Source information:
This is a predicted structure of a 1534-nucleotide RNA (small-subunit ribosomal RNA) from a marine eukaryotic metagenome. The sequence is in RNAcentral, with records from MGnify.
């Protein structure tokens, strides 16, 4: 010496930049809910708005004169004593200028602080000298007018500390010949003594004087607001001289003479405002305020003046204006609460019309004392700060209630009840301090005196004197009895459940909650935190280093001026001397007091309060250091500068010139086209174009060199030549002798574009026409084509004017490349190589800095000094104002209003009409389809009582549904039921429900008949208990295909059978992350292999499973037959064979050849079989709130005589019509007809049926065998052989329709398959488009099974015959990896711009309109001061005088003059309100119309400028990279 915290919000995710809010403290507050008690403080921030009524300044009889009355006494009724020299009045003298409000002006010597001379000062103090002798008045009284009243006029009388003149004059002050000379004052009063001498003393007065102390004025230094969108201001203005004038300096005032003064360090104008001690806040530096307490100043209804005083231009004094309030008799008065209460009004909002002078203090007196809304006090208000109570202890059955629940319980919560204490505040009763001793009085002693008086000191004594106040405090009764609340509860920030709501009501300090599970809204229980408070609101600081002195910045986040030159200003080499101005050290004064700090004390503590210390960073002073800085001075040469000598260069400006091309005009040759695009078209041309030869004119621009090359401040410079001219380098080290650096203002200079005025005009080419192109096309693209573009002159002055990086200087490792020098060295010397060294331009990098990117000797590094610049985004490169410009328009540049972000690198993904590399029936090469009919289904819409419900891109639509006549069934329409068609369980009573038949009914169901209980135990029948079934009642509860798949569980579908997905440890990187997983190869594959800051793993690929293909082997019925009998059926035999169906072999790139480093690839042999052999099942991490609550299950909401349940009958088959998927076909590779020949797989008992009969046929009938390797369904088609038909709407096709049937069922209308006869519909290969398939596939063909009483052209499996292609990877589509770009992360179905439409919002501009503020000219001119006039009016004091008269000095009064408020008036100047209409500008909600910009954003995008367009925007000219992509140079690294 005591002191410093951060969090929330930009993103998908990460650093940085930036704001935006929050946590703390306070407050003269206020506002909600609450409210028990006590000290102490504190209380109109608003209207400097108006005030009723009371009080807020009076006192002195010891300055003057006068002088009542009531009441009492006495009374001779005539009065008289008191009262009383009192009250009130009055003259006079001191206060009234103090204290007391207030904060309106005032940006000023008004405060602060420190200084300074030219002043004044009552009352006090101190010294010293006086205080003589006179006068006239005059108020009050008294008498008489005026007036309503304020008031005021006359005659008379009277006094003084009132008034006037004199004498005097230490000292003072004025003149001075320094001899002197002159002006100028008073007042007396009370006390004692004392003599009657008009003495004596003491006091308080009074007059001059000189000091002091108080105050008070005057002056100057430094300090303390906002504005340049206020840049010049200023005639008494700045100084002089004189005069005046002031208490006092001074332009303070005049008169004259000069012309000056003030200002970028901000004049002068605007706005705002009392300053200050403090006081909040802050770690401090700073910010911020100035209530209360203190010191100053202003200010008293508003302007303006004085008088009077010591002092006022006077808050409760005068005058005069004005505005507003009152009174009036209408003639005239009267008033100022910003004193203290208090009352309207304002306002969120601030108190009593209180006691007292007991204390402190003031005023006045000699004194008692008198006044004192100062002030002590006490009301009222939780305004604040402090203290202190609302009990304490035990108390578990964890009570009940409440809440919640997984129903077990949890929690409220020892919390209450309940036991036992305590007694603090309130409350009653008593008692009871301290603020109060001083002054008066009394002694005593001293002083003064002639004095023992009086006065005056010091001491002793000592009675009375309380507003508060029923006081503080303390004692005793009783009683736990009378005393708890606000706010929060999503994070931040401590503190969580249930109901309600349903994007509504409603929170919200910032992020944000709320669209049926809200810990974020109300409410509830619970919790949390403060506690007589508790919370919102406003306000300050604070955090905020977020204005940055401590203590930020400018390459891309906001920021570097387009550049030079330069004025003022800042800064500035070496060395030595001087001074001491900055600086530095101790000291001196100061910095009032309070207050804050430290320490003690005193109220029971604290708050509060005393006492003492410290301190007080400031300014003044004077002493002393001299290192740095500055000042004077002398010297240097290393910074700058000149000379010499030499070198490059598109460096500038002027002349002059040259040649290619393009165009166009002539001429010649010579035909049909040219020209243009992606493609075309408009143009042009048979009146001869393009092409082509030749000749001519005219303008512009300068190939080839050429280059990250050169010159220049920048902006820019390019053919060649001469003429004028800047600048830079290099060398010598010869001159000056710090001249140097930046540089506010300022002055040149500044690409394109444009602008003016004369020229020029080939080419190109904004505007413009025309053709295209598109949905549109005001555009790109094409054909023209004017200002422009060119010169001369003169403007404009802005650019992505960029290195997005200000200028100097100094310092810090290298490589490399290149341009201009200069020096050297080697060699094979016109020159090559190499080194050194200055001096430009690049690239790549050490440290270092940087959020990163990236810069890195040319620094974004480390310093140093100077300029310019920023301060969330938009509004806004904007508006108004001002300067510039011809105008276009440039500079300078706000603000109201939104929004919580906007933004910068850098990850990670997705995406690209980006790039590379690769896969896939992806296209391509084939084959057969859909799309066109007719049907069958399925869906959308339609339509119905009802068509039940679900699935919508691929990933719905022959899907759920593998089977809708009833039932199913969810759906509509009748009809019923209501503990229920089903489950358990409890109570109560009953014994019977069932069946059966009958009657109504569509049926459910009703009704009547008929028919009726068991089993155990008690006991004697008979009953009783109990259990069983059963059906009633009554409850609890069942039911629900209702609802949400976006609450869920399981289950599926895609992406995909793609080849990815991730982790662990290590490493880099602030970080997100990256690395592994990238590269090179390889593969079907992140399969492997080589490499390698990664090294390993995991889930996925592979493989293990099933099938099939070969082979062995075991086993032989119901299979199989080499054999044998038999007409066969079939028996015997036998397991060789096929088959069945267990078990195992086999294939592994394992052999060979080739290529390669390796994975591996190509080919081969062997082998049924070759490179995962085919086929399946298998589905990483994720994505779609994908799909399903109608499969189940399930939270939660709903319905409960109905969204449940039972029944009939409709409907889910409705049909103008779209679309998906399918089945037949459209014919001859066919269709008929007849013969003939080969399979797998499968099913059968309420089933499958042989055979044989019957019927054309579906099928009937009978019924054998078979729970099946045995019977059966079941006689596979295609193909095979043969005949027919001949290209036709047919002997193709079979739809439809009529009739007859058959079969399954309780039952075929709606609405089932099937048969037979007979009709005989469309259709002749099918636009745009799209769909499957790479081998036993496609393509065709037939069987067979779930469902199923009966109904497949579907589906889901079987086997029969059985092809074509595949060059290859441009191009579609999807996909994987790398890599690039981004404004996109809901991730391109993304984001986003701009006009218009509607509503709000606030500005701006506007013909005006209407207040305010000023500055200036001129009128007019109140009161007043001051100056003149005043022989005409009035006058006590003084002088003259002839003395009651009259004169004169002076005054009063009256004119008049300067000035001089308010007022008038002119023309102006600043701001404000407000204004038809207008202008952009925010802001909103699913509007419109387009797609400008993010990817090459589909014309790269931005820029200045110009012009055109509904719009975004487009075009020309230059400019920029902050542009992909390719292909080339350079360069640069390995």
């Nucleotide at each position: 010496a005591c002191g410093g915290a951060g969090a929330g919000u930009u993103u998908g995710a990460u650093c940085c930049u930036g704001g935006c809010u929050c946590a703390g403290a306070a407050u003269g507050a206020a506002c909600g809910c609450u409210g028990g008690c006590g000290a102490c403080g504190u209380g109109c921030c608003u209207a400097a708005c108006a005030c009723a009524u009371g009080c807020a300044a009076g006192u002195c009889g010891a300055a003057c004169g006068a002088g009542a009355a009531a009441g009492c006494c006495c009374u001779u009724c005539g009065g008289g004593g008191u009262a009383a020299g009192u009250a009130g009045a009055g003259u006079g003298g001191c206060a009234a200028a103090c204290g007391g409000g207030u904060g309106a002006g005032u940006a000023a010597c008004a405060c602060g602080u420190a200084a300074g001379a030219a002043u004044c000062u009552a009352c006090c103090u101190u010294u010293u000298g006086g205080u003589g002798g006179g006068g006239g008045a005059u108020a009050c009284c008294u008498c008489u007018g005026a007036g309503a009243a304020a008031u005021u006029g006359g005659g008379g009388u009277u006094a003084a500390u009132a008034c006037c003149a004199u004498a005097u004059a230490a000292g003072u002050c004025c003149c001075u010949u320094c001899g002197g000379g002159g002006a100028g004052a008073a007042a007396g009063g009370c006390c004692g003594c004392g003599u009657a001498a008009u003495g004596c003393g003491g006091u308080c007065g009074c007059c001059g004087a000189a000091a002091g102390a108080u105050g008070a004025g005057c002056u100057u230094g430094c300090g303390g607001c906002c504005u340049a969108u206020u840049a010049g201001c200023u005639a008494g203005u700045u100084g002089g001289u004189g005069u005046g004038g002031u208490a006092a300096g001074a332009g303070c005032g005049c008169a004259c003479c000069a012309a000056g003064g003030c200002g970028a360090u901000g004049a002068u104008g605007g706005g705002u405002a009392a300053c200050c001690g403090g006081c909040c806040u802050g770690a401090g530096a700073g910010g911020g305020u100035g209530u209360a307490c203190g010191g100053u100043c202003a200010c008293a209804c508003u302007g303006g003046a004085a008088c009077u005083g010591a002092g006022a231009u006077a808050c409760g004094g005068u005058c005069c204006a004005g505005a507003c309030u009152c009174c009036u008799a209408c003639g005239g008065g009267a008033g100022g609460c910003a004193g203290c209460a208090g009352u309207g009004g304002g306002g969120a909002a601030u108190a009593u019309u209180g006691c007292a002078c007991a204390a402190u203090g003031g005023g006045c007196g000699a004194a008692a004392g008198c006044c004192u809304g100062a002030u002590g006090c006490a009301g009222c208000g939780a305004c604040g700060u402090c203290g202190c109570g609302u009990g304490g202890a035990g108390g578990a059955u964890g009570a009940a209630g409440g809440u919640u629940u997984u129903c077990g319980g949890a929690u409220u919560g020892u919390a209450a009840a309940c036991u036992c204490c305590u007694g603090u505040u309130a409350a009653a009763u008593g008692g009871g301090a301290a603020g109060a001793a001083a002054g008066a009085c009394u002694c005593u002693u001293g002083g003064c005196u002639a004095a023992u008086a009086a006065c005056u000191a010091a001491g002793a004594g000592g009675g009375a004197u309380g507003a508060c106040g029923u006081u503080a405090c303390c004692a005793u009764u009783a009683a736990a009895g009378a005393a708890a609340g606000c706010a929060c509860c999503g994070g931040c920030u401590a503190a969580c459940u249930u109901c309600g709501u349903g994007c509504c009501a409603g929170c919200a300090g910032c992020c944000g909650c709320g669209g049926u599970a809200a810990u974020a809204c109300g409410a509830a229980g619970g919790g949390u935190g403060c506690g007589a408070g508790c919370g919102u609101u406003a306000u300050u600081c604070g955090g905020a280093a977020u204005a940055a002195c401590u203590g930020g910045g400018c390459g891309u986040a906001a920021a570097g001026g387009g550049u030079g030159c330069g004025u003022a200003g800042g800064c500035g080499g070496u060395a030595c001397u001087u001074u001491a101005a900055g600086u530095u050290g101790a000291c001196g004064g100061u910095u009032a007091a309070a207050u804050a700090c430290c320490a003690u004390g005193g109220c029971u503590c604290a708050a509060c309060c005393a006492u003492g210390g410290a301190a007080a960073u400031g300014c003044c002073g004077g002493c002393g250091a001299u290192a740095c800085u500055g000042g004077a001075g002398u010297a240097c040469u290393a910074g700058a500068g000149g000379a010499u000598a030499g070198c490059a260069g598109a460096g500038a400006g002027g002349a002059g010139u040259g040649g290619a091309a393009u165009u166009c005009u002539c001429g010649g040759a010579g035909u049909a086209g040219c020209g243009g695009u992606a493609a075309a078209a408009u143009g042009c041309g048979u009146a001869g174009a393009u092409c082509u030869c030749g000749a001519g004119a005219g303008g512009a621009a300068c190939a080839c060199c050429g280059a990250u090359g050169g010159c220049g401040a920048a902006g820019g410079c390019a053919g060649c030549u001469c003429c004028u001219u800047g600048g830079g380098c290099u060398a010598u080290a010869u001159c000056u002798g710090a001249c140097g650096c930046u540089g506010a203002g300022g002055c040149a200079c500044g690409a394109a574009a444009g602008c003016g005025u004369g020229g020029g005009u080939a080419g190109c080419a904004a505007a413009c026409a025309g053709g295209a192109u598109u949905a549109g096309a005001u555009a790109c693209c094409c054909u023209g084509g004017u200002a422009g573009u060119c010169c001369a002159c003169g403007c404009c002055g802005u650019a992505a004017a960029c290195g997005a990086u200000g200028a100097u200087c100094a310092c810090u490792g290298g490589a490399u490349a290149u341009g201009g020098g200069a020096c050297g060295u080697g060699c094979a010397u016109a020159g090559c190589a190499u080194g050194u060294u200055c001096u430009g331009u690049g690239u790549c990098g050490a440290a270092g800095c940087u959020u990163a990117c990236g810069c890195g000797u040319u620094a974004a590094g480390u310093g140093a000094u100077c300029c310019g610049c920023c301060u969330g985004g938009g509004g806004a490169c904007u508006a108004c104002g001002g300067u510039c410009g011809c105008a276009a328009g440039a500079u300078u540049a706000a603000a109201a209003c939104u929004c919580a972000a906007a933004g910068g690198a850098a990850u990670u993904g997705a995406c690209g009409g980006g790039g590379g590399u690769c896969c896939g029936c992806a296209c391509a090469a084939g084959c057969g389809g859909u799309g066109g009919a007719a049907c069958a289904u399925g869906u959308g819409g339609u339509u119905u009582a009802a068509u039940u419900c679900g699935a919508c891109a691929c990933u719905a639509c022959g899907c759920g549904a593998g089977g809708a006549a009833c039932c199913u069934u969810a759906c509509c329409u009748a009809g019923g039921c209501u503990u229920g068609a089903c489950a358990u369980g409890u109570a109560u009573g009953u014994g019977a429900c069932c069946g059966u038949g009958g009657u109504a009914g569509a049926a459910a169901u009703a009704c009547c008949a008929u028919u009726u209980u068991c089993u155990a135990a008690g006991u004697u029948u008979a009953c009783u208990u109990a259990g069983a079934c059963a059906g009633a009642u009554a409850c609890a509860c069942a039911g629900g295909u209702g609802c949400u798949g976006c609450a869920u569980g399981g289950c599926u579908g895609u992406c995909g059978u793609c080849a990815g997905c991730u982790c662990g440890u290590g490493u880099c990187g602030u970080g997100a992350g990256a690395u592994g997983u990238u590269a090179g190869g390889u593969u079907a594959a992140g399969u492997c292999c080589u490499u390698u800051a990664a090294c390993g793993a995991g889930c996925g690929c592979a493989a293990c499973c099933c099938u099939u293909g070969c082979c062995g082997u075991u086993a032989g019925u119901u299979g199989c037959u080499c054999u044998a009998c038999g007409a066969a059926a079939g028996u015997a035999u036998g397991c060789a064979c096929u088959c069945u169906a267990g078990c195992g072999g086999g294939a592994c790139u394992g052999c060979c050849u080739u290529g390669g480093g390796a994975a591996c690839a190509a080919g081969g042999a062997g082998g049924a079989a070759g490179g995962u052999g085919g086929g399946g099942a298998u589905g990483a991490c994720u994505u779609c709130a994908a799909g399903u609550c109608c499969g189940c299950a399930u939270g939660g909401c709903c319905c409960u005589u109905a969204u449940g349940c039972c029944u009939a009958g409709g409907g889910c088959u409705a049909c103008a019509c779209a679309c998906g998927u399918g089945u037949u076909a459209c014919a001859a590779u066919g269709g008929g007809a007849a013969g003939u020949a080969c399979a797998g797989a499968g099913c059968g008992g309420a089933g499958c049926a042989a055979a044989c009969c019957c019927g054309c046929g579906a099928g009937g009938g009978c019924g054998a065998g078979c729970a099946a390797a045995u019977c059966g369904c079941a006689g596979a088609a295609a193909a095979c052989u043969u005949c027919u038909c001949u290209c036709a709407g047919u002997u193709c096709g079979g739809a439809u329709u009529g009739g007859a049937g058959u079969c399954u069922g309780c039952a075929a209308c709606u609405c089932g398959a099937c048969u037979c006869c007979a009709u005989g519909a469309a259709g002749u290969u099918g636009a745009a488009a799209u769909c499957g398939c790479u081998a036993g596939u496609a393509a065709u063909c037939g069987c067979g099974u779930a469902u199923c009483a009966g109904a497949a052209c579907g589906a889901c499996g079987c086997g029969g015959u059985g092809a074509a292609u595949a060059c290859g990877u441009u191009c579609u589509c999807g996909g994987a990896c790398c890599u690039u770009g981004u404004a996109c992360a809901c991730a391109c179905c993304g984001c986003c711009c701009g006009u218009c439409a509607c509503a709000c919002c606030a500005c701006g501009a506007a013909a005006g309109u209407u207040g305010c503020u000023u500055a200036c000219g001129c009128c007019c001119g109140a009161a007043g001061u001051c100056g003149c006039c005043u022989u005409a009016g009035c006058u006590a004091a003084c002088c003259c005088u002839u003395a009651u008269a009259g004169g004169g000095a002076g005054g009063c009064g009256g004119g008049u003059g300067c000035c001089g408020a308010a007022g008038g008036u002119g023309a102006g100047a600043g701001g404000g309100a407000u204004g038809a209409u207008u202008g952009g500008g925010g802001u909103g909600a699913a509007g419109u119309c387009g797609u400008a910009a993010c990817a090459a954003g589909g014309u790269a995008g931005c820029u200045g400028u110009a012009g055109g367009a509904g719009a975004a925007c487009c075009u020309g000219c230059g400019g920029c990279u902050g542009g992909a992509u390719c292909a080339c140079c350079u360069c640069c690294u390995u």
Rfam family: Bacterial small subunit ribosomal RNA. Its family is annotated with structural constituent of ribosome and ribosome in the Gene Ontology.